[in-house]
RNA sequence: UCCGAUAAAGGCAAACCCAGUGAAAGCUGGGGACGCAAAGCCAUGGGUCUAAAGCCAUCUUCGUGGUGGCUAUGAUUGCCAGGCCGCCGAGA
Numbered sequence: 001u002c003c004g005a006u007a008a009a010g011g012c013a014a015a016c017c018c019a020g021u022g023a024a025a026g027c028u029g030g031g032g033a034c035g036c037a038a039a040g041c042c043a044u045g046g047g048u049c050u051a052a053a054g055c056c057a058u059c060u061u062c063g064u065g066g067u068g069g070c071u072a073u074g075a076u077u078g079c080c081a082g083g084c085c086g087c088c089g090a091g092a
Base pairs, nucleotide, nucleotide: 001092002091003089004088011036012035016031017030018029019028020027021026034078040084041083042082044081045080046079047076048075049074053071054070055069056068057067058066059065
């Protein structure tokens, strides 16, 4: 440096439930474990999710109204890539 064991010491924690928060996606805390060798950190590129606000269309009782579509400035690193850092040692 590579690699990741029926190893050891530890770590994280999906779904779901409760509380809080947010327009939502989601996030935070507690419980809980499906999994994870970077499931540690960074929204930089792509993907995906959301649409308060804005724009467009349409309806309208003309309302600070309804419905539909588009857009991230919102979210996700437990979707992929990239960057930074790191525990252990069957093994090469």